The prediction has a mean pLDDT of 81.
This is a predicted structure of a 71-nucleotide RNA (transfer RNA) from a Synergistaceae bacterium.

RNA sequence: UGGGGUGUAGCCAAGCGGCAAGGCAGCGGACUUUGGUUCCGCCAUCGUUGGUUCGAAUCCAGCCACCCCAG
Repeated sequence: UGGGGUGUAGCCAAGCGGCAAGGCAGCGGACUUUGGUUCCGCCAUCGUUGGUUCGAAUCCAGCCACCCCAG
């Protein structure tokens, strides 16, 4: 420098145009003599900036970060 891939919560990870699942962790509550277990609830401007669309995590473009391949 060229090509490809990935980017979603503190961590892991679904989603394939119509209100963002689940697990672990964390916080609050119930239960418990205490702790733990169990149960209930809470926790997401989807890397960023634009574009398309009635509507974008999802489609398109630029940029950023990381990984792989070639030179």
The sequence was found in a public genome assembly.